[in-house]
RNA sequence: GACCCCUCGUGCGGUGGUACCUUUCCGAACUCCCCCAGGGCAGGAAUGCAGCAAGGGUAGGAAAGCUCUUCCAGGUGCGCGAGGGGUUCAC
Numbered sequence: 001g002a003c004c005c006c007u008c009g010u011g012c013g014g015u016g017g018u019a020c021c022u023u024u025c026c027g028a029a030c031u032c033c034c035c036c037a038g039g040g041c042a043g044g045a046a047u048g049c050a051g052c053a054a055g056g057g058u059a060g061g062a063a064a065g066c067u068c069u070u071c072c073a074g075g076u077g078c079g080c081g082a083g084g085g086g087u088u089c090a091c
Base pairs, nucleotide, nucleotide: 001089002088003086004085005084006083007082008081009080010079011078012077013076015073016072017071019069021065022064023063024062025061026060032057033056034055040049041048042047
């Protein structure tokens, strides 16, 4: 130095869990945002103003799930590095 074993570290994966992730549903009832039919107000008119319902989105909630994303865990698998040990071989 090569080989084998153990420990630690590290890289890549894999397994399981998790939700801030994905899908579905509910969804601010006055006090979330956007848009705003009808109607109202101003105006000679064009148009403008405020804005209910409806619609969309969001905060939030529930269910399902690991396909994506995040985090966590290990008697998980290969590679690399460091330390220790053993016999054999070579120098």

Description:
The RNA shown here (Bacterial small signal recognition particle RNA) has 91 nucleotides and comes from Flexivirga meconopsidis. The prediction has a mean pLDDT of 75. It matches the Rfam family "Bacterial small signal recognition particle RNA". It is annotated as a non-coding RNA gene. The sequence was found by an Rfam model in a public genome assembly.